Large-subunit ribosomal RNA, domain II from a metagenome, 682 nucleotides, folded computationally.
[in-house]
Context: one part of a larger RNA
RNA sequence: UCCGGCGAGUUACGCUGGCUGGCGAGGUUAAGGGCUGAAGGCCUGGAGCCGAAGGGAAACCGAGUCUGAACAGGGCGAAAUAGUCAGUCGGAGUAGACCCGAAACCGGGUGAUCUAUCCAUGUCCAGGUUGAAGUUGCCGUAAAAGGCAAUGGAGGACCGAACCCACAUCCGUUGAAAAGGGUGGGGAUGAGGUGUGGAUAGGGGAGAAAUUCCAAUCGAACCCGGAGAUAGCUGGUUCUCCUCGAAAUAGCUUUAGGGCUAGCCUCAUGCAAGUCUUACGGAGGUAGAGCACUGAAUUCCUAAGGGGGCGUCAAAGCUUACCAAGGGAUAUCAAACUCCGAAUGCCGCAUAAAUGAUGUACGGGAGUCAGACUGCACGAGAUAAGUUGGGUAGUCAAAAGGGAAAGAGCCCAGACCUACAGCUAAGGUCCCAAAAUGUGUGUUAAGUGGAAAAGGAUGUGGGAUUUCGAAGACAACUAGGAUGUUGGCUUAGAAGCAGCCAUCCAUUAAAAGAGUGCGUAAUAGCUCACUAGUCGAGAGGUCCUGCGCCGAAAAUGUCCGGGGCUGAAACACACUACCGAAGCUUAGGAAUUGACGAAUGUUAAUUGGUAGAGGAGCAUUCUUAACGGGGCGAAGCUGUACCGGAAGGAGCAGUGGACUGUUAAGAAGAGAGAAUGCCGGA
Numbered sequence: 001u002c003c004g005g006c007g008a009g010u011u012a013c014g015c016u017g018g019c020u021g022g023c024g025a026g027g028u029u030a031a032g033g034g035c036u037g038a039a040g041g042c043c044u045g046g047a048g049c050c051g052a053a054g055g056g057a058a059a060c061c062g063a064g065u066c067u068g069a070a071c072a073g074g075g076c077g078a079a080a081u082a083g084u085c086a087g088u089c090g091g092a093g094u095a096g097a098c099c100c101g102a103a104a105c106c107g108g109g110u111g112a113u114c115u116a117u118c119c120a121u122g123u124c125c126a127g128g129u130u131g132a133a134g135u136u137g138c139c140g141u142a143a144a145a146g147g148c149a150a151u152g153g154a155g156g157a158c159c160g161a162a163c164c165c166a167c168a169u170c171c172g173u174u175g176a177a178a179a180g181g182g183u184g185g186g187g188a189u190g191a192g193g194u195g196u197g198g199a200u201a202g203g204g205g206a207g208a209a210a211u212u213c214c215a216a217u218c219g220a221a222c223c224c225g226g227a228g229a230u231a232g233c234u235g236g237u238u239c240u241c242c243u244c245g246a247a248a249u250a251g252c253u254u255u256a257g258g259g260c261u262a263g264c265c266u267c268a269u270g271c272a273a274g275u276c277u278u279a280c281g282g283a284g285g286u287a288g289a290g291c292a293c294u295g296a297a298u299u300c301c302u303a304a305g306g307g308g309g310c311g312u313c314a315a316a317g318c319u320u321a322c323c324a325a326g327g328g329a330u331a332u333c334a335a336a337c338u339c340c341g342a343a344u345g346c347c348g349c350a351u352a353a354a355u356g357a358u359g360u361a362c363g364g365g366a367g368u369c370a371g372a373c374u375g376c377a378c379g380a381g382a383u384a385a386g387u388u389g390g391g392u393a394g395u396c397a398a399a400a401g402g403g404a405a406a407g408a409g410c411c412c413a414g415a416c417c418u419a420c421a422g423c424u425a426a427g428g429u430c431c432c433a434a435a436a437u438g439u440g441u442g443u444u445a446a447g448u449g450g451a452a453a454a455g456g457a458u459g460u461g462g463g464a465u466u467u468c469g470a471a472g473a474c475a476a477c478u479a480g481g482a483u484g485u486u487g488g489c490u491u492a493g494a495a496g497c498a499g500c501c502a503u504c505c506a507u508u509a510a511a512a513g514a515g516u517g518c519g520u521a522a523u524a525g526c527u528c529a530c531u532a533g534u535c536g537a538g539a540g541g542u543c544c545u546g547c548g549c550c551g552a553a554a555a556u557g558u559c560c561g562g563g564g565c566u567g568a569a570a571c572a573c574a575c576u577a578c579c580g581a582a583g584c585u586u587a588g589g590a591a592u593u594g595a596c597g598a599a600u601g602u603u604a605a606u607u608g609g610u611a612g613a614g615g616a617g618c619a620u621u622c623u624u625a626a627c628g629g630g631g632c633g634a635a636g637c638u639g640u641a642c643c644g645g646a647a648g649g650a651g652c653a654g655u656g657g658a659c660u661g662u663u664a665a666g667a668a669g670a671g672a673g674a675a676u677g678c679c680g681g682a
Base pairs, nucleotide, nucleotide: 001682002681003680004679005678006677011095012094013093015091016090017089018088019087020086021085022084023083026050027049028048032044033043034042035041054061055060064076065075066074067073098236099235101233105226106225107224108223109222110221116200117199118198119197120196121195122194123193124192125190127159128158129157130155134151135150136149137148138147139146163187164186165185167184168183169182170181171180202218204214205213206212211220239617240616241615242614243613244612249262250261251260252259253258263368264367265365266364267363269361270360271359274355275354277352280348281347282346288340289338290337294334295333296332299329300328301327302326305323306322307320308319309318310317371396372395373394374393375392376391378389379388380387401412402411403410416589417588418587419586421585422584423583427579428578429577430563431562432561436576438575439574440573441572442571443570449565455550456549459547460546461545462544463543464542465541466540467539468538476534477533478532479531480530482507483506484505487501488500489499513528517526518525590607591606592605593604594603595602596601618671620668621667622666623665624664625663626662627661628660629659636655637654638653639652640651642649643648
């Protein structure tokens, strides 16, 4: 991992609602007793319970009563009576209460053969080294002290086996081993090692102290019990079909992943309204706009007041490119501003039309309280987020199908079943790949299309406007481009061209600046403006706009899904045809609900679906009754082309070798694929 078996809403009691049945102003027995054919039997037993009357705290009164001074008013009742006892189904309650699952808590016991400490009694420590005190002898002294030699054999002394330990490293890590092996290492006469016997026990003991040890278990051992502890948590919860079908919100919550009530779903019953649109009538202060209020903010004028300077300390006064209330002019901004003010939306009832299990009340049963994305108008954030919070609409959730290459939430569209029939939607029509290599007119040259900004550019199409031009423009070529003068100043120099000043200076002229650049130390030189000639028809500028260009660097492989595409297979506009879905239609069939009908039925609408509500069935085991089958072969198993809308049910053959079926009822240990499920097997 697979296969087989087992495996989870049960039972009791009272309550509550539905349905069925008995009796009915009544209904019913309980314990107990009797009978008996022993059964889910019959009879007895009226104690008790519920109902038929309520009101009041009560006394009490009573179709009334309570309050009250009340004959008032008001409250609760009656008038308008249906209950009760069983069965069965749904639900809540009390019990383990659908099943499995803690860590823990408590009680009583068992443990110190492991280990910790202690007690008693034994035992062990090769060999080698060092050489304390003391003692003896000699020297020494007045005697001592002291010195030397020998002797001696001390030490938590030294080296190092046994023994004990466990510091480093390698191996081992489903090991040879649930702590070991190799190589080194430490202690090795001591606070030493070790044997045997004993002591201390879990709210405890022991601890050279580490939350360390107390039998491979220790921040509180183990065993049994309380015990099916509790688990607002996780997982699991077994056959089929049919009808309807949510929520992820509000309020409260030691509440936030849990609850309760409401909202939204379903079933039954009653009532008769509901919804959309139109018309009409309302309330409002949003978008926009505005500055009349409240604030913010700009420039100018005016101008109290303040600051600076001058003024003889002080002052008067004068002054100021300083600040500036208020006023005037100009021009702005606002969710918490409004002199104004929509569109939508909302509310209402007399109108009109549409719709048709729509609404509402009461009762039974729920589930839901983590929502997600997209569009629109907003708050928070950075006018960030596949971010976060509400509003509104849609989709997903609980929705399959077609499109978007692929895809919960986007676009189209809501799947009862069958069809090798048709028409369309979104989206498409060169090939992959169904359908146009369609038609017409333009654009694009960038593979733009097929990712991106500020900014940049004689890309190119369209439009508007303006200047010059046959009295010859623009471009090109030829020629000229001079003189006063090297203008004045400055300067070493400054001559058109370092700098400053002047520059409509003047002359000759067709024209030529006191000079547009290059250049020189300064000159020189080249050139431009300007003019003439040659040539012969458009040329220059500005603005708006379509499509392109650059800007453009990232990690598997290039931003078309790929091939590939350029008078497109790109883009814009227009037109025609076709393809394209579970949409719609057609043909056949099934079911649900309504209407009609006496009825077979007819007809209309409907039939996606998670949580969940409701309805109808299939199968398994046993019981009762009736009827069957079976050694001429039961159940079970294997095979199989049959039947049914499903769960399922037959027939036949083989195998098997003794039980078993149908119908009508009843009762449940009543359906497995999941629970890191349990047991067995492969």